A computed fold for a 64-nucleotide RNA from Thalassobacter stenotrophicus, annotated as transfer RNA. Rfam family: tRNA. By type it is a transfer RNA. RNAcentral holds the sequence, with entries from MGnify.

RNA sequence: GGGUAUAGCUCAGUUGGUAGAGCAGCGGAUUCCAAAUCCGCAGGCCUCGGGUUCGAAUCCUGAU
Numbered sequence: 001g002g003g004u005a006u007a008g009c010u011c012a013g014u015u016g017g018u019a020g021a022g023c024a025g026c027g028g029a030u031u032c033c034a035a036a037u038c039c040g041c042a043g044g045c046c047u048c049g050g051g052u053u054c055g056a057a058u059c060c061u062g063a064u
Base pairs, nucleotide, nucleotide: 005064008023009022010021011020017054025041026040027039028038029037047063048062049061050060051059
């Protein structure tokens, strides 16, 4: 000097407008049972502080 910090994990999130996917988890269907497959559900106020703004994960700044 530069990059990164978002769900349990790996990552998206373009132009600021109340955050998504895959895997994992839970429930169901299917099966003699299970796996695989299919359907559904839950799970995060975005590392922390300050600023700008009607509004910040997103812009500016400091810290870790």